The part of an RNA shown here (large-subunit ribosomal RNA, domain I) has 619 nucleotides and comes from a Candidatus Bipolaricaulota bacterium.
Context: one part of a larger RNA
RNA sequence: CAUGGUAAGGGCGGACGGGGGAUCCCUUGGCAGUCGAGGGCGAUGAAGGGCGUGGCUAGCUGCGAGAAGCCUCGGGGAGCCGCUGAGCAGGCUACGAUCCGAGGAUGCCCGAAUGGGGAAACCCGCUGGGCCGUUGAGGCUCAGCAUCCAGGGCCGAAAAACCCAACUAAGCCCUGGAGGCGAACCCCGCGAAGUGAAACAUCUCAGUAGCGGGAGGAGAAGAAAUCAACCGAGAUUCCCCUAGUAGCGGCGAGCGAACGGGGAGGAGCCCAAACCGUGUGGGUGCAAGGCCACAGCCGUUGCCCAUGCGGGGUUGUGGGAUGAUGACGGAGGUCACUGUGGAGGCCUCAGGAAGUUACAAAGGCCGUCUCUAGCCGAACAGCCAGCAAAGUCACUGGAAAGGGCGACCGAAGAGGGCGAUAGUCCCGUAGGCGAAAGGGAAGGCCCUUCCUGGUCAUCAUCCCGAGUAGCGUCGGACACGUGAAAUCCGGCGUGAAGCUGGGGGGACCACCCUCCAAGGCUAAAUACCAACGACUGACCGAUAGUGCACCAGUACCGCGAGGGAAAGGUGAAAAGGACCCCGGGAGGGGAGUGAAAUAGAACGUGAAACCGUCCGCCU
Numbered sequence: 001c002a003u004g005g006u007a008a009g010g011g012c013g014g015a016c017g018g019g020g021g022a023u024c025c026c027u028u029g030g031c032a033g034u035c036g037a038g039g040g041c042g043a044u045g046a047a048g049g050g051c052g053u054g055g056c057u058a059g060c061u062g063c064g065a066g067a068a069g070c071c072u073c074g075g076g077g078a079g080c081c082g083c084u085g086a087g088c089a090g091g092c093u094a095c096g097a098u099c100c101g102a103g104g105a106u107g108c109c110c111g112a113a114u115g116g117g118g119a120a121a122c123c124c125g126c127u128g129g130g131c132c133g134u135u136g137a138g139g140c141u142c143a144g145c146a147u148c149c150a151g152g153g154c155c156g157a158a159a160a161a162c163c164c165a166a167c168u169a170a171g172c173c174c175u176g177g178a179g180g181c182g183a184a185c186c187c188c189g190c191g192a193a194g195u196g197a198a199a200c201a202u203c204u205c206a207g208u209a210g211c212g213g214g215a216g217g218a219g220a221a222g223a224a225a226u227c228a229a230c231c232g233a234g235a236u237u238c239c240c241c242u243a244g245u246a247g248c249g250g251c252g253a254g255c256g257a258a259c260g261g262g263g264a265g266g267a268g269c270c271c272a273a274a275c276c277g278u279g280u281g282g283g284u285g286c287a288a289g290g291c292c293a294c295a296g297c298c299g300u301u302g303c304c305c306a307u308g309c310g311g312g313g314u315u316g317u318g319g320g321a322u323g324a325u326g327a328c329g330g331a332g333g334u335c336a337c338u339g340u341g342g343a344g345g346c347c348u349c350a351g352g353a354a355g356u357u358a359c360a361a362a363g364g365c366c367g368u369c370u371c372u373a374g375c376c377g378a379a380c381a382g383c384c385a386g387c388a389a390a391g392u393c394a395c396u397g398g399a400a401a402g403g404g405c406g407a408c409c410g411a412a413g414a415g416g417g418c419g420a421u422a423g424u425c426c427c428g429u430a431g432g433c434g435a436a437a438g439g440g441a442a443g444g445c446c447c448u449u450c451c452u453g454g455u456c457a458u459c460a461u462c463c464c465g466a467g468u469a470g471c472g473u474c475g476g477a478c479a480c481g482u483g484a485a486a487u488c489c490g491g492c493g494u495g496a497a498g499c500u501g502g503g504g505g506g507a508c509c510a511c512c513c514u515c516c517a518a519g520g521c522u523a524a525a526u527a528c529c530a531a532c533g534a535c536u537g538a539c540c541g542a543u544a545g546u547g548c549a550c551c552a553g554u555a556c557c558g559c560g561a562g563g564g565a566a567a568g569g570u571g572a573a574a575a576g577g578a579c580c581c582c583g584g585g586a587g588g589g590g591a592g593u594g595a596a597a598u599a600g601a602a603c604g605u606g607a608a609a610c611c612g613u614c615c616g617c618c619u
Stems, first nucleotide, its partner, number of pairs: 009619010024604001025569002029540002031537006038529002040181002048110003051064003055088002058084003070104006079092003115124003125145008147178008185216001186214005196203001200250001226233002237264005247255002268521003271465001275311010289298002291342006316499001318464011330349006350452006363446004368441005374433003380406001391405003395402001407424002409413001415427003470494008480506001501516005556563002576603001579590004
């Protein structure tokens, strides 16, 4: 150096395991949406909690010292004493339990938390009543005791000498209300920045986010001091178009109408004032008055101011009030300082109209519909035998719903379950039915209110929203960035007219047209969906889908605000492995169950990395 053998190690390959939990299958949970119904709870103590509560009870659920429950009324009809793989003991139930629905009772402590305090679930009181106890004894228990606002009542000051003082403030009592929570939607107030402009300051983002206040099932807006264009329309809201137009804009980025048209929906009203009456307070004060005519009579009557109440009145082809003149108007009764007449007020009947969301407002009755429990509901069990099964079978299988053959129902072949894939096995489905009690809706009747006396025409007088409109200045909103900048809103300053008046028609003026500001209410069409019911998905299928399919806003982290997981699957059924063996046990080997145990609870399937055992080959 070559060859052969062998041992250990190593490599490759194969088989079988361990490990691990991918994949497939599954779904109790999510996600998105459609329709319906509903849209609040709370000092009668909410939302949310703490602590208790079971015969034995750790957690969850339920409940509250009457404590997994009590009562009443309905439903239902055979089992039941909630859940977590549970038992032991003891009970309930056809005199109808458990369970489901409606109404009620109880409802510790904290929490708006409300007797005072407080480091929530604790501490300490006061007033009155009751009970037990004491005699230098306290304790238990029931009811009440916060603040603010409004209404009513009581009592009642001080202030420049009195009046001022109606009785005010303060105080006390009674009654009623508010407070806090809640997903979004809505209105109002305050109000950013990142960003875009390829930098950035006007601008944009955006009146967005955020913060604060307020309301409702919706909210807001709303019945022309509006538009339009010389034609006309006729409250508001929402949608489509007009239109990315007209415009605005370091004329950059970008912002961005209206008129008009088409639809949804459709509803209009009430005050203030003039004037009349009346109550109260103040002033004036013997006559102006007492409906008119005449006579009598009365006269803190009348008149003025302030204020309350009732009538009246509500509009822009102006409207209304009062007076005068003219025209037209159911019946009866009654009234006033007196008498007569006239005019007038009030009441009743009859007739008519409207109504509980505005235009006034409260309730009762009746039935109907509907919600809150439920009920019925077709079709393969015709007869006989048979350890009894359910159409049937020398089909397969552990199991039939699969396969073969033959029937049936269907206003029901949606869906789910049952040992694999079931219209006819079960629950259901189509279609029907149902409420003692509570809630809701529309309707009818009772009821309530209004009109029947003013209306019209002409003339005259009066009224028609004032620190308002407008103007100046400075801001804000309008698509409109000060612009030629109208219009609307606000701070400060100024400050009208009064119907022969006033506003608007995008500076302003004229003409023309149009509309009545400075008070208020108003349904529907519109927005939203926390909770409830039904349904849908070319949505997910456990590293997905909610953060959470599971005892999750948990464990855990953080002083705190806050952050925030992981974690599903035996089997058809526990039939969850009696008994024997090894072992201290864990674990394993038999036996047994099961279709299967390499389905054995570390349990469906069981990939890969990684670790082994055996075999073959190479070294």

The prediction has a mean pLDDT of 81.